[in-house]
Record summary
This is a predicted structure of a 73-nucleotide RNA (transfer RNA) from a Candidatus Microgenomates bacterium. Its Rfam family is "tRNA". The family's RNA type in Rfam is transfer RNA. The organism belongs to Candidatus Microgenomatota, within Bacteria. The prediction has a mean pLDDT of 81.
RNA sequence: GCCCCUAUAGUUCAACGGGAAAGAACGGGCCCCUCCUAAGGGCCAGAUCCGGGUUCAAGUCCUGGUAGGGGCA
Numbered sequence: 001g002c003c004c005c006u007a008u009a010g011u012u013c014a015a016c017g018g019g020a021a022a023g024a025a026c027g028g029g030c031c032c033c034u035c036c037u038a039a040g041g042g043c044c045a046g047a048u049c050c051g052g053g054u055u056c057a058a059g060u061c062c063u064g065g066u067a068g069g070g071g072c073a
Stems, first nucleotide, its partner, number of pairs: 001072007010026004019056001028044005049065005
């Protein structure tokens, strides 16, 4: 220098071919339970790496970056 893959809550992962209020687990907050703690139960908050484009509609498609991983030279 070129090519490929990845980027979504604090963390680990979903979202199948563009259309659901973007879900789950762990973690966090509040409450219940308990003599207290742990466990258990209920509720709540929290995310699409950044910029353009296509589209009625983009996490998803196209494009340029950034970061991480891999390959070739």